[in-house]
Model confidence (mean pLDDT): 81 of 100. SAM riboswitch aptamer (S box leader) from Bacteroidales bacterium UBA6192, 121 nucleotides, folded computationally. It matches the Rfam family "SAM riboswitch aptamer (S box leader)". Rfam describes the family as follows. The SAM riboswitch is found upstream of a number of genes which code for proteins involved in methionine or cysteine biosynthesis in Gram-positive bacteria. The sequence was found by an Rfam model in a public genome assembly. The source organism's lineage runs through Bacteria, Pseudomonadati, Bacteroidota, Bacteroidia and Bacteroidales.
RNA sequence: GAUUUAUAAAGAAGGGUGGAGAGACUAGGCUCUGCGAAGCCCUAGCAACCUUCCUGCACUUGCAGGAGUGGUGCUAAAACCUAAUCCGACUUGAUGACAAUCGGGCCGGAGAUUAUAAAUU
Numbered sequence: 001g002a003u004u005u006a007u008a009a010a011g012a013a014g015g016g017u018g019g020a021g022a023g024a025c026u027a028g029g030c031u032c033u034g035c036g037a038a039g040c041c042c043u044a045g046c047a048a049c050c051u052u053c054c055u056g057c058a059c060u061u062g063c064a065g066g067a068g069u070g071g072u073g074c075u076a077a078a079a080c081c082u083a084a085u086c087c088g089a090c091u092u093g094a095u096g097a098c099a100a101u102c103g104g105g106c107c108g109g110a111g112a113u114u115a116u117a118a119a120u121u
Base pairs, nucleotide, nucleotide: 001121002120003119004118005117006116007115008114013043014042015041016040017039021032022031023030026083027082028081029080044075045074046073049071050070052067053066054065055064056063057062079113085110086109087108088107090105091104092103093102094101095100
């Protein structure tokens, strides 16, 4: 780097260093930022993906719950919001042979993209 699966509206910040940007990319919006951005370091915390331990059930390597040992991750705002495409509900306009067709708005879902974990490569 690639593939697969799962998760992403909950949760959790201080200090040092640094010195102008940041919120993944593109567009639009919005927000944070010299009352100090990104990056790096330290400490603390959140969470429970993997691991470890405990309890119960099963006895098959599994399931459920708990703890938080170790490995990651994370700690402004929904992944900050919207935007390919598809499906559905509602609403509205045009055409109409009154069968229907096409378009607009709005909401929900899927999907795409991204991030993280675990496994494989």